[in-house]
Context: one part of a larger RNA
């Protein structure tokens, strides 16, 4: 030097990204215990006190209940009866160490903010979380040979259920609430028009040639090649509903008796122009926005403002007690983190053999 571990003067987070690490704290009785709360909880909140040993002392009480004695219905009965053995405060007094839970085992606490309700789940082998799940809440499809799923199928699961039951989507306890737009796209319904396939249907029209014709040519029937009108579902256009379906939720311009704002008032567009809330935030680009609070000092953080680059209502908004190896700020406690190192105990490197 390393790795693991014990101590330490003053001072006590000045280390650092950040108290990471360490120390602090700890068991038991006892008193005592706040916001806020979903009245359970918060709670071991926080804060404090005490703890050995001997004597009073077989202390106080209490738990079990033996022998023995009455009785009688004679029983594994009834009543008495206190032996022995156990538990066992509180006091008083004395008494000892530095130190009495004398070792070990054995929460450090509060405040204040995000996030997820909550217990649980996850990336075996860099991530435990704020993801994933959740009970609850909505939409939806299923009338049972269900719909959905596996499987060419046969059959199986759904389910030996039956809409209070089963699939799927989305949110996610729990309060208070969830606004506007149906023009696109989906999804339901509709059937009156437009298009529309197989399929029907046979107009016509071409090859063949019996025959007719001097030739050019015409040309029945048959067969056999093509095929128009015309009928003809669903879809699709087309007409309504549907947002806890996919999504969406504006611009410029004046205006108030200081100034600066606009409650108001004009245009152009749009299906409709963002409503409650809540907002430099897990979202704020400009930004270390301003103010105010904490520090002497604060790009972090708390509490406002709103000019939301580019928060919003179930890819929810908004709070919210309790919880959480979660994340961020701050405060008491402690301390070698640190000023600034120092001396020890094991192991090792390293030298020698």
């Nucleotide at each position: 030097c390393c790795c693991u571990u014990g101590u330490u003067a003053a001072g006590g987070a000045a280390c650092u990204c950040g108290g990471c690490a360490a120390a602090u704290u700890g068991a038991c009785c006892c008193u005592g215990u706040a916001a806020c709360u979903u009245u359970g909880g918060g709670a071991g909140a926080a804060a404090g006190g005490g703890u050995g040993c001997c004597c009073u002392g077989u202390u106080a009480u209490c738990g079990u209940g033996a022998a023995g004695g009455a009785g009688c219905u004679a029983g594994c009965c009834u009543c008495u009866g206190g032996a022995g053995c156990g538990a066992g405060a509180g006091a008083g007094g004395g008494u000892u160490g530095c130190a009495g839970u004398g070792a070990a085992a054995c929460g450090g606490c509060c405040c204040a903010a995000g996030c997820g309700a909550c217990u649980g789940u996850u990336u075996a082998g860099c991530a435990a979380a704020a993801a994933c799940a959740c009970a609850g809440g909505u939409c939806u499809c299923u009338g049972c040979u269900a719909a959905g799923u596996c499987g060419a199928a046969a059959g199986a699961c759904g389910a030996a259920g039956u809409a209070u039951a089963g699939g799927g989507g989305c949110u996610g306890a729990c309060g208070c609430c969830u606004g506007c737009c149906c023009g696109g796209u989906g999804c339901u319904g509709g059937a009156a028009g437009g298009u529309u396939a197989a399929g029907g249907g046979g107009a016509a029209a071409g090859g063949u040639u019996a025959g007719c014709g001097c030739a050019a040519g015409c040309g029945a029937a048959g067969c056999u090649u093509u095929g128009a009108a015309c009928c003809g579902a669903a879809g699709c256009c087309c007409c309504a509903g549907u947002g806890a379906a996919c999504g969406g939720c504006g611009g410029c311009c004046g205006u108030a008796a200081c100034u600066a704002u606009a409650a108001c008032g004009g245009u152009c567009c749009u299906a409709a122009g963002g409503u409650a809330g809540c907002g430099a935030a897990a979202u704020u680009c400009c930004u270390u926005g301003u103010c105010u609070g904490g520090u002497a000092a604060g790009u972090u953080c708390a509490g406002a403002c709103c000019c939301g680059c580019a928060c919003g209502a179930a890819a929810g908004g908004c709070g919210u007690a309790a919880c959480g190896a979660u994340c961020u700020g701050g405060g008491c406690g402690c301390u070698g983190u640190c000023u600034c190192a120092a001396c020890g105990a094991g192991g090792g490197g390293c030298u020698c053999g």
Molecule: large-subunit ribosomal RNA, domain IV
Organism: anaerobic digester metagenome